Overview:
The prediction has a mean pLDDT of 81. A computed fold for a 349-nucleotide RNA from a marine eukaryotic metagenome, annotated as Bacterial RNase P class A. Of the family's consensus pairs, 94% are formed in the model. It matches the Rfam family "Bacterial RNase P class A". It is annotated as a ribozyme.

RNA sequence: CCAGCCAGACAGUCGCUGGCGGGAAACCGCCGGAGGAAAGUCCGGGCUCCACAGGGCAGGGUGCCAGGUAACGCCUGGGGGCCCCACUGGGGACGGUGGGGCUACGGACAGUGCCGCAGAGAUCAGACCGCCGAUGGUCCUCAGGGACACAGGCAAGGGUGAAAAGGUGCGGUAAGAGCGCACCGCGCCCCUGGCAACAGGGGUGGCAGGGUAAACCCCAUCCGGAGCAAGACCAAAUAGGGUUCCAAUGGCGUGGCCCGCGCUGGAACCGGGUAGGUCGCUAGAGGCCUGCGGCGACGCAGGUCCCAGAUGAAUGACUGUCCACGACAGAACCCGGCUUAUCGGCUGG
Repeated sequence: CCAGCCAGACAGUCGCUGGCGGGAAACCGCCGGAGGAAAGUCCGGGCUCCACAGGGCAGGGUGCCAGGUAACGCCUGGGGGCCCCACUGGGGACGGUGGGGCUACGGACAGUGCCGCAGAGAUCAGACCGCCGAUGGUCCUCAGGGACACAGGCAAGGGUGAAAAGGUGCGGUAAGAGCGCACCGCGCCCCUGGCAACAGGGGUGGCAGGGUAAACCCCAUCCGGAGCAAGACCAAAUAGGGUUCCAAUGGCGUGGCCCGCGCUGGAACCGGGUAGGUCGCUAGAGGCCUGCGGCGACGCAGGUCCCAGAUGAAUGACUGUCCACGACAGAACCCGGCUUAUCGGCUGG
C1' cells in the first nucleotide's frame, strides 16, 4: 500500500420490544433484537399508483474501447494522453525499457461568444532589438571596390508570453525561409494484428495553423411523473348524499289569487369519505460453504442458514471483575453503488 474481518470482554440484577408456546386473566417461559457506514439523499434499480398508439419539440444526464450487472454517473479488463523516478540509444531533434502517480478521454475547418497582464505583433498575425542591403538609389574611389542604411528584403537569432506558422542538421542564400534534402514529428492512403479503442509497417503530402466545449452549441446515446404520508382492504359516531315507503294534504318561499315549482318531518336500505384498525413490512438481485467457468468484475450448480420490523416508535440501565480504557455514529419499504465520518486491533498478500 492492497484485500478481508472485529468494533471493549465476561458475569449478575432490573427493564423495553417482535415472534412462538402456556394461561380465564394478571402474567410466565423460550427464541430474536442496529451499522460498516443504519449518515449525505448524490446516482441506479425493484415495488406501488397515475399517465401513455407512434413520432417529434422542450428539459436533464452520460461521453476512449470492450465486458460485468436488474440497472448505473458503479465495477473489471484494455487503449491513448500527461507527470515523476531509474536505466539506456542517438551528434541532435527525439526515442526505448522498467516502476509509480493522475486522467471529465466525442467534436474547436457547422455556427456564436470569450481570452487579464506582458509584448512590435495573439492569427488573412507581427519588424521592438537584430540580420542583410544581392537589386535600385546617393556618395567616395588608388577603378579592384568601398561607404550609407534611402527604397526595400528577412520570421534565422534576441526579447514578451501559457501560446508567436513544427523540430534537429546539411545544403542553399545578400541575409533568410520546407526553398531543397536526410532524419524526427504531423496529416492522408494502403497493408498487417486486434471484437474494438488502438498499435506496427509501407507509401505519400513540404505540412495541418492559437486556446477555451466542467462557454453556448453540434453529434451519439439514455431518461414519462410521483413516491411506503406510494398504495390496497375493513370500517364507527356526527354531519351531509341517494332510493323507497309512511305521515300530513299541513308549514314556509315565489305570487294580488289559483295551479305549479322549490324547501321542510319520520323510517328502512344503499353508497362515498373521516376517526380507528389491518395489510404493504421484510425470505431477499439474501448470507455462508464447496465445486466449475472466466485474467477479472462476475456467472452457474449443489449444500446449508433465517439474521430487527416499530408506529410516540424497542434495541437500555445499574453493579462487579479484567484489559490494549473503547472512535464515528443509530434502522423506519427494500436493494446495488458513490461520497463523507471513524479510538484501536486482527488475518492474508